[in-house]
Molecule: Bacterial RNase P class A
Organism: Pseudooceanicola batsensis HTCC2597
RNA sequence: ACGGAGGGCCGGAUGGCCGCGGGCCGGAAGGUCCGAGGAAAGUCCGGACUCCACAAGGCAAAGGUGCCGGGUAACGCCCGGCGGGGGCAACCCCAGGGAAAGCGCCACAGAAAACAGUCCGCCCCGCGGACCGGAGGUUCGCCGAAGGAUCAUCCGCCGGGGUCAGGGUGAAACGGUGCGGUAAGAGCGCACCGCGGGACGGGCAACCGGACCGGCACGGCAAGCCCCACCUGGAGCAAUGCCGAAUAGGGACCUCGCGCGGGCGACCGCAGGGCCGUCUUGGCCCGGAGGUCCGGGUUGGCAGCUUGAGGCGCCGGGGCGAUCCGGCGUCCAGAGGAAUGGUCAUCGAACCGGGGGCGACCCCGGGGAACAGAAUCCGGCUUACAGGCCCUCCGUGCGA
Numbered sequence: 001a002c003g004g005a006g007g008g009c010c011g012g013a014u015g016g017c018c019g020c021g022g023g024c025c026g027g028a029a030g031g032u033c034c035g036a037g038g039a040a041a042g043u044c045c046g047g048a049c050u051c052c053a054c055a056a057g058g059c060a061a062a063g064g065u066g067c068c069g070g071g072u073a074a075c076g077c078c079c080g081g082c083g084g085g086g087g088c089a090a091c092c093c094c095a096g097g098g099a100a101a102g103c104g105c106c107a108c109a110g111a112a113a114a115c116a117g118u119c120c121g122c123c124c125c126g127c128g129g130a131c132c133g134g135a136g137g138u139u140c141g142c143c144g145a146a147g148g149a150u151c152a153u154c155c156g157c158c159g160g161g162g163u164c165a166g167g168g169u170g171a172a173a174c175g176g177u178g179c180g181g182u183a184a185g186a187g188c189g190c191a192c193c194g195c196g197g198g199a200c201g202g203g204c205a206a207c208c209g210g211a212c213c214g215g216c217a218c219g220g221c222a223a224g225c226c227c228c229a230c231c232u233g234g235a236g237c238a239a240u241g242c243c244g245a246a247u248a249g250g251g252a253c254c255u256c257g258c259g260c261g262g263g264c265g266a267c268c269g270c271a272g273g274g275c276c277g278u279c280u281u282g283g284c285c286c287g288g289a290g291g292u293c294c295g296g297g298u299u300g301g302c303a304g305c306u307u308g309a310g311g312c313g314c315c316g317g318g319g320c321g322a323u324c325c326g327g328c329g330u331c332c333a334g335a336g337g338a339a340u341g342g343u344c345a346u347c348g349a350a351c352c353g354g355g356g357g358c359g360a361c362c363c364c365g366g367g368g369a370a371c372a373g374a375a376u377c378c379g380g381c382u383u384a385c386a387g388g389c390c391c392u393c394c395g396u397g398c399g400a
Base pairs, nucleotide, nucleotide: 001396002395003394004393005392006391007390008389009388010387012347013346014345015344016343017342018341020035021034022033023032024031025030037371041382042381044380045379046378047377048376049236050235051234052233062232063231064230065229066228067081068080069079070078071077082096083094084093085092086091097227098226102225103224104221105220106219119167120166121163122162123161124160125159126158127156128155129154130153131148132147136143137142175193176192177191178190179189180188194216195214196213197212200209201208202207240303241302242301243300250294251293252292253291254290255289256288259270260269261268262267272286273285274284275283276282310332311330312329313328314327315326316325317324318323351366352365353364354363355362356361
């Protein structure tokens, strides 16, 4: 210098004027202080808090988590390791328990896909042909029966057997390479590698090493069911608690009164309305005005609400680290259909145009800042993000 890996930070600035939400002071006018984010987002995990349910505990169901150790209030988060995979490396990725408990699945291709299998090929055996022979036939070119020979070699849409070494298919074909061996082959035998078991040693553990033993078996998938271990009651701040009018509606009591007829009256009959009943018959209930009291409750108001497992700044200590312990300083939005804005000036990154310079870059003009925006609160994860800055490390080349 070029290319790459990991991590951290900023993400328009300053000022004037006018506003908005909240706290405090003030009788008021007004003053003073605070006022979005790293993700406030998705609402995906874990909690605090509240209500409901529930003796404790166990079992079952359903859901979740899943190498080991640590951190934490807790977690599916984080840290440090282990194992596997990728990369020359820095470094990155992995739902990473169990497949000799059982079930299920393994597409396409291929002969065969799970107590294996013969499509081609190779090998052995058998049979037939290739040889001799010529009965006989004939289109005069040839065709060709019986019989004989058959050591070897060759041939066959032929039959039986051996083989898994080779070809070919596949993500995967029941270890790999070599030598021996064999009819051809084969862990059939041997050497090395791989694999399984493994005394023993190291480590808290996952796991690592491994004398020696075994010719080698036990394919893969558990993000298919399942088995094992551990975790989980439900709903959520529109939770929940309190206050609570006017109007309307509910209940109790009191007073006056009843649409018509009858009765001194309690009441009866008729008519009306509602409910039950498929309908008919029928059963039950109700009635107007005023007053007093009770309880529920809509709109609304208050609390929950932001001082909290806190954050930020500066220090000290333990730990490789996540993180823990301690000291000092600072209270850092709290709205509730929902404030956090507008405007002006100055400056301004990206980007665009022009010019200069070998080049890094410089000058002039234009331009005017990403994703997004609290809603009970916290710890995480994930996703979005123009542009810029810083630190550490790796590879290659060059120079000293």